[in-house]
Context: one part of a larger RNA
RNA sequence: AACGAACGCUGGCGGCGUGGAUAAGACAUGCAAGUCGCACGGAUUUCUCGCUGUAGCAAUACAGUGAGGAGUUAGUGGCGCAAGGGUGCGUAACACGUGGGCAACCUGCCCUGAAGUUGGGGAUAGCCCGCCGAAAGGCGGAUUAAUACCGAAUGUGGCUACCGAUUUCUUUUCGGGACGCUAAAGCCGGGGCAACCUGGCGCUUCUGGAUGGGCCCGCGGCCUAUCAGCUAGUUGGUGAGGUAACGGCUCACCAAGGCGAUGACGGGUAGCUGGUCUGAGAGGACGACCAGCCACACUGGAACUGAGACACGGUCCAGACACCUACGGGUGGCAGCAGUCGAGAAUUUUUCUCAAUGGGGGCAACCCUGAAGGAGCGACGCCGCGUGGAGGAUGAAGGUCUUCGGAUUGUAAACUCCUGUCAUUGGUGAACAAGAUUGCCCGUUAACUGCGGGUUAAUUUGAUAGUAGCCGAAGAGGAAGGGACGGCUAACUCUGUGCCAGCAGCCGCGGUAAUACAGAGGUCCCGAGCGUUGUUC
Numbered sequence: 001a002a003c004g005a006a007c008g009c010u011g012g013c014g015g016c017g018u019g020g021a022u023a024a025g026a027c028a029u030g031c032a033a034g035u036c037g038c039a040c041g042g043a044u045u046u047c048u049c050g051c052u053g054u055a056g057c058a059a060u061a062c063a064g065u066g067a068g069g070a071g072u073u074a075g076u077g078g079c080g081c082a083a084g085g086g087u088g089c090g091u092a093a094c095a096c097g098u099g100g101g102c103a104a105c106c107u108g109c110c111c112u113g114a115a116g117u118u119g120g121g122g123a124u125a126g127c128c129c130g131c132c133g134a135a136a137g138g139c140g141g142a143u144u145a146a147u148a149c150c151g152a153a154u155g156u157g158g159c160u161a162c163c164g165a166u167u168u169c170u171u172u173u174c175g176g177g178a179c180g181c182u183a184a185a186g187c188c189g190g191g192g193c194a195a196c197c198u199g200g201c202g203c204u205u206c207u208g209g210a211u212g213g214g215c216c217c218g219c220g221g222c223c224u225a226u227c228a229g230c231u232a233g234u235u236g237g238u239g240a241g242g243u244a245a246c247g248g249c250u251c252a253c254c255a256a257g258g259c260g261a262u263g264a265c266g267g268g269u270a271g272c273u274g275g276u277c278u279g280a281g282a283g284g285a286c287g288a289c290c291a292g293c294c295a296c297a298c299u300g301g302a303a304c305u306g307a308g309a310c311a312c313g314g315u316c317c318a319g320a321c322a323c324c325u326a327c328g329g330g331u332g333g334c335a336g337c338a339g340u341c342g343a344g345a346a347u348u349u350u351u352c353u354c355a356a357u358g359g360g361g362g363c364a365a366c367c368c369u370g371a372a373g374g375a376g377c378g379a380c381g382c383c384g385c386g387u388g389g390a391g392g393a394u395g396a397a398g399g400u401c402u403u404c405g406g407a408u409u410g411u412a413a414a415c416u417c418c419u420g421u422c423a424u425u426g427g428u429g430a431a432c433a434a435g436a437u438u439g440c441c442c443g444u445u446a447a448c449u450g451c452g453g454g455u456u457a458a459u460u461u462g463a464u465a466g467u468a469g470c471c472g473a474a475g476a477g478g479a480a481g482g483g484a485c486g487g488c489u490a491a492c493u494c495u496g497u498g499c500c501a502g503c504a505g506c507c508g509c510g511g512u513a514a515u516a517c518a519g520a521g522g523u524c525c526c527g528a529g530c531g532u533u534g535u536u537c
Stems, first nucleotide, its partner, number of pairs: 001536003005533005012385006018378002025341003029338003034079003039076002042073014086296003096220007105213002110209002113206005118152001120150002128141005157182003162176004186201006222268003229259003234256008271293004275286004298319005321332004349375001351374003357371001358369004388418004398409004422478001424473005435460004439455006481526005486507003492521005502509002
């Protein structure tokens, strides 16, 4: 000098930060990932119209039924759930950093360009019926739809057999390429009697891009030799399998290699980095917050789906633990945000809002978002402000000391005159808002809708927040402590104690005149803090 600090005494306000470092211990409760009805058939509520019946002279009412519109949504389906958020267990490793390489690779959504989107089929959830079970849940029957699933057609394209060129050969690369293989899905509008035409959003195949990822290599960064030899898929080759892809990645066969005092192998410790702290620097120590990468998700193992996972809030198996049970069987995973217990010197609210930024879904409106934005708590840190200013000598009283004369506390107080920061109180009162919807205009079009662009014309969106800020009111009123005073080290006397009680960072004080213990007065230092302890330089 520093700190994610803790402890003691004390404590007025604000801003910005920051807050489970120990038990990767166990977790009650709530929330943290949904969305789309413009993919689909239903169910349900409601409105309009038509028809039938009953009542009525009729209007009309009720019931049934059909069509259409609007609202809701359990299920099928699509996309998302691999992001965002947490933690640092493991890991001494191509994990990270840095620089290269892939002629050995993948990439959903997005952007660009090219071509297409034809025609069929069989099911299944849901609903209904029946059954089993305490529950979780399961079984059977009947029936139905799709942008779900499966054939067929076409093949712009793509892939491949094959051909050619290049190459000493093998590879590689380039060009061509079948008679072989390989696609698709519709929905929402507008015009039209219809056929059909047309706008938007999709869907399929492919090219290129962007983004994200996979793999390989050089170099770099801990301790230990009281660890000296290690290694059989081990090292290499051939062939095969596997992968998006190279490779002992895996396997069969063959050879006997490979690593090591420039420290192999073993043991210990540890996430790595940008950086942080310190220091004149060189260096040393550290890796909280923020950012990049990695690893993990009760413990161990495994795959499925998918563009992407071997998947925190998915599945399966095993284990430990906990819970429910009708004892037959089931359920769960806070190292998400709050919160509880535990252990600990020690670390916060079971808060508000999606207004902004960002993300997911949706044509959109919008919905979701403990990401995020805010508020709350803690002097935990840094910074700023205040607790008043000026005058005021009988140098008051009181205290302390005293050589008893006085000295000091001390302009300090009282007293007089002011000011109004902060807090209090009364008013006023934000920025953060960009957009969105409707209308209008223009373009596209045969035309409207739709789509794209423009427009303030209208309406509307703020959690923070009646906050910040601003204007006023009152009144010195509400706001100072902590440590030290032998030397180092700024600051001294009295009383008590008497090697006792005690102090202490080091030297050392205390045994009757203690500036070193305890109290008091005074003084010094810092100040909403001051000291102590711990750790680093």
This is a predicted structure of a 537-nucleotide part of an RNA (small-subunit ribosomal RNA, 5' domain) from an uncultured bacterium. The coordinates come from a structure-prediction model, not an experiment, and the mean pLDDT is 85. The full RNA is in RNAcentral, with records from ENA, Greengenes and SILVA.